A computed fold for a 679-nucleotide part of an RNA from an Oxalobacteraceae bacterium, annotated as large-subunit ribosomal RNA, domain II. NCBI's taxonomy places the organism under Bacteria, Pseudomonadati, Pseudomonadota, Betaproteobacteria, Oxalobacteraceae. The RNAcentral record of the full RNA draws on ENA. The coordinates come from a structure-prediction model, not an experiment, and the mean pLDDT is 86. It matches the Rfam family "Bacterial large subunit ribosomal RNA". Gene Ontology terms of the family: ribosome and structural constituent of ribosome.

Context: one part of a larger RNA
RNA sequence: ACCGGCGAGUUACUCGUCACUGGCAAGGUUAAGCGAAGCGAAGCCGUAGCGAAAGCGAGUCUGAAUAGGGCGAUUUAGUCAGUGGCGGUAGACCCGAAGCCGAGCGAUCUAUCCAUGGCCAGGUUGAAGCGAGGGUAAGACCUCGUGGAGGACCGAACCCACGUCGGUUGAAAACGGCGGGGAUGAGCUGUGGAUCGGAGUGAAAGGCUAAUCAAGCUCGGUUAUAUCUGGUUCUCCCCGAAAUAUAUUUUGGUAUAGCCUUACGCGUUUACUCGUGGUUGUAAAGCACUGUCUGGCCUAGGGGCCCUACCAGGUUACCGAAGUCAUACAAACUCUGAAUGCCAUGAGUCCAGAGCGUAGGAGUCAGACGGCGGGGGAUAAGCUUCGUCGUCGAGAGGGAAACAGCCCAGACCACCAGCUAAGGGCCCAAAGCGUUGACUAAGUGGCAAACGAUGUGCGAGCGCAGUGACAACCAGGAUGUUGGCUUAGAGGCAGCCACUCGUUUAAAGAGUGCGUAAUAGCUCACUGGUCAAGUGUUCGUGCGCGGAUAAUGUAACGGGGCUCAAGUCAACCCCCGAAGCUGUGGACUUCACUAUGUGGAGUGGUAGGGGAGCGUUCACGUCUGCAGUGAAGCGGCCGCGGAAGCUGCCGUGGAGCGGCGUGAAGUGAGAAUGCCGGU
Numbered sequence: 001a002c003c004g005g006c007g008a009g010u011u012a013c014u015c016g017u018c019a020c021u022g023g024c025a026a027g028g029u030u031a032a033g034c035g036a037a038g039c040g041a042a043g044c045c046g047u048a049g050c051g052a053a054a055g056c057g058a059g060u061c062u063g064a065a066u067a068g069g070g071c072g073a074u075u076u077a078g079u080c081a082g083u084g085g086c087g088g089u090a091g092a093c094c095c096g097a098a099g100c101c102g103a104g105c106g107a108u109c110u111a112u113c114c115a116u117g118g119c120c121a122g123g124u125u126g127a128a129g130c131g132a133g134g135g136u137a138a139g140a141c142c143u144c145g146u147g148g149a150g151g152a153c154c155g156a157a158c159c160c161a162c163g164u165c166g167g168u169u170g171a172a173a174a175c176g177g178c179g180g181g182g183a184u185g186a187g188c189u190g191u192g193g194a195u196c197g198g199a200g201u202g203a204a205a206g207g208c209u210a211a212u213c214a215a216g217c218u219c220g221g222u223u224a225u226a227u228c229u230g231g232u233u234c235u236c237c238c239c240g241a242a243a244u245a246u247a248u249u250u251u252g253g254u255a256u257a258g259c260c261u262u263a264c265g266c267g268u269u270u271a272c273u274c275g276u277g278g279u280u281g282u283a284a285a286g287c288a289c290u291g292u293c294u295g296g297c298c299u300a301g302g303g304g305c306c307c308u309a310c311c312a313g314g315u316u317a318c319c320g321a322a323g324u325c326a327u328a329c330a331a332a333c334u335c336u337g338a339a340u341g342c343c344a345u346g347a348g349u350c351c352a353g354a355g356c357g358u359a360g361g362a363g364u365c366a367g368a369c370g371g372c373g374g375g376g377g378a379u380a381a382g383c384u385u386c387g388u389c390g391u392c393g394a395g396a397g398g399g400a401a402a403c404a405g406c407c408c409a410g411a412c413c414a415c416c417a418g419c420u421a422a423g424g425g426c427c428c429a430a431a432g433c434g435u436u437g438a439c440u441a442a443g444u445g446g447c448a449a450a451c452g453a454u455g456u457g458c459g460a461g462c463g464c465a466g467u468g469a470c471a472a473c474c475a476g477g478a479u480g481u482u483g484g485c486u487u488a489g490a491g492g493c494a495g496c497c498a499c500u501c502g503u504u505u506a507a508a509g510a511g512u513g514c515g516u517a518a519u520a521g522c523u524c525a526c527u528g529g530u531c532a533a534g535u536g537u538u539c540g541u542g543c544g545c546g547g548a549u550a551a552u553g554u555a556a557c558g559g560g561g562c563u564c565a566a567g568u569c570a571a572c573c574c575c576c577g578a579a580g581c582u583g584u585g586g587a588c589u590u591c592a593c594u595a596u597g598u599g600g601a602g603u604g605g606u607a608g609g610g611g612a613g614c615g616u617u618c619a620c621g622u623c624u625g626c627a628g629u630g631a632a633g634c635g636g637c638c639g640c641g642g643a644a645g646c647u648g649c650c651g652u653g654g655a656g657c658g659g660c661g662u663g664a665a666g667u668g669a670g671a672a673u674g675c676c677g678g679u
Base pairs, nucleotide, nucleotide: 001679002678003677004676005675006674011090012089013088015087016086017085018084019083020082021081022080023079024078027045028044029043033039034038049056050055059071060070061069062068093231094230096228100221101220102219103218104217105216111195112194113193114192115191116190117189118188119187120185122154123153124152125150129146130145131144132143133142134141158182159181160180162179163178164177165176166175197213199209200208201207234613235612236611237610238609239608244257245256246255247254248253258364259363260361261360262359263358264357265356266355268352269354271349272348273347274346275345276344277343278342279341284336285334286333290330291329292328294326295325296324297323301319302318303316304315305314306313367392368391369390370389371388372387373386374385375384376383397408398407399406412586413585414584415583417582418581419580423576424575425574426560427559428558432573434572435571436570437569438568439567445562451546452545455543456542457541458540459539460538461537462536463535464534472530473529474528475527476526478503479502480501483497484496485495509524513522514521587603588602589601590600591599592598593597614668616665617664618663619662620661621660623659624658625657626656633652634651635650636649637648639646640645
């Protein structure tokens, strides 16, 4: 891992409550017990309530009350059983703790201690003391020798375990290799003995106390408890949620309400549309209020300057309240003010698994994304938090290449029939290289902004132009004058000043730029000629261009590939396309009726509620059958049924087994890191 077997809502109670069925009924019924019938008038529930109670009683309590008010009566059905649903008390659907307490068993491991034994190759150093010599008054002291001290030194056995490599389903549940530390000591070790579970022992690490230690092990209390995780076994039919509010030592739990289901009752009350009448202060807008805000006018007041002994006065390209004119802004502004929504009412449509009430049973309390309206955040997040609608959740099918939450559309079953939706129709790949007109040249289409640009189509405005424009070429572009000032110089062209003038002209600035030290020089404005038909500029708009950078390899159309398109815009015709709709046949639910059939509406579904069945084991029935001419079981095959399932035949097997009806359950296995066995 597979196969087989086992494996989870049970049982008890004169308990509670509801439904159904049955008995009796203003009554119903017994418990213990007794000898059967029956007795058992103890008790319980009901028939009357009110009051805390005494108590009173169709009333009563409160109260001074004959008042008012509260709860009752005037409206009567109960009770005892059975079955089922749910609850309660019990282990209470099953498995699962870490733990708590008690009684025992452990110091053959290990910690410490006691008693008695054992062990430590070899080498090194050379303390005290002692001797001799020197030395001294005697000493101290010095030298040589002797001596053999030391938690002394080096290093085997022995003990330990610091580093590293290996090992890590190991050779080993702590080891091996190479190195390392101690090695006469607080040393190591044999044997016997002592101390233990909130206790021992501990040179102290919460270490060790038999591979177990922040409280050992065994058994018991014990099915401890588990708001937690996992698991919970046959079928079909009907309906079908929630992830919210409030409260909570509460936030992954629970209670009540909300939403689901079932029964009974009411019966259109529901929903939608239209009409009518209300409600509101949002969007927008506005500035009348509250605030914010820009400019002008005006001006109280303040500042500067002038004047002034003081008082006062003058002036101001300063600041400026209030006022006023114009321009704006606001969730906590509103003179205004929608669309929606909500309430009421009338009518119409509709008969929907509509609405309302009572009662039984639930589940849900982690929601997700998308659109719209907001808050938080950064007008970030597959972010967070509200409102509202949708989908997923619990929803399959078609589309979006793939893709719970997007678009289309809600799957009872069958069909080698038809029509459509979204989306598509060149090939992959079902259906148009469809038709008409235009745009795009960027593979734009097939990611992106501010901004930039003689891309290109369309529309509009304003100039100049056969009395010759625009561009190009030829020529002129002068004079008073070097204007004045300034300056070393300033001559159109450093800078300053100036109503910047006058003259000759076809035209020519007291000068557009380059240039010089300053001149000079080149050039422009402006004018003439040559040429010849459009030329310049602005605004709006369609489609394009740049801006444009990421990690294996094109890789930002699903791919191929596509350019009067297979791209884009506008218009049109046709087709494909789903479990949608239709057709044909069939099944079921529910309602109606002219009722054993016909018609209407319906049959996706998790949690969950309700209904109907299949199968297993056993029992009962004075029921009914099969079997050595082969039962059950097992294997295979044909067939039947809407499913669970059921018959038949063949083989195997070798002794029991069914049908019908009723009843009772150790009643259905794929999951629980399930348990046991086999392979």